[in-house]
Parts: sequence; structure tokens; C1' cells
RNA sequence: UCCCUCAUAGCUCAAUGGUAGAGUACCUGACUUUUAAUCAGGGAGUUGAAGGUUCGAGUCCUUCUGGGGGAA
Repeated sequence: UCCCUCAUAGCUCAAUGGUAGAGUACCUGACUUUUAAUCAGGGAGUUGAAGGUUCGAGUCCUUCUGGGGGAA
């Protein structure tokens, strides 16, 4: 220098172009002498950044940033 790949909740990961979800963690309540476990409920997201296409983009296209891998 070039090529491939990844970036989504605190963490690990889903999501045919059509309302962004799960597990875990966290908070509240029940249970318990208390904790843990169990059960019930709750909130949490500028989908790495900036543009473009589209009626509609996490998803498609471009550039950039960062992580990983490869070629020279």
C1' cells in the first nucleotide's frame, strides 16, 4: 500500500428492506430470620461516525474511525 471481515442494551449475541429482540447483568416486589436460589414485574439503544439510494435502512451503496485476519 492493497484485499477480506467485524462494530447493535453494562456484557455475550439475534434481527427477509417493513414497530430493534433474547440470554445474562441491573432495579423493584413476593418468598426467606438474612443472603443466595426461585417466581413476578420494570427500564435500558443517536444500531461506531458522516453522507447517499428508497415510501421505508441495523440491513443496500460511498467515505472515514477502530478491532481482527491475509497479500506484498
Transfer RNA from a Pseudomonadota bacterium, 72 nucleotides, folded computationally. Its Rfam family is "tRNA". The family's RNA type in Rfam is transfer RNA. The organism belongs to Pseudomonadota, within Bacteria. Its mean pLDDT, the model's own confidence on a scale to 100, is 81. RNAcentral holds the sequence, with entries from ENA.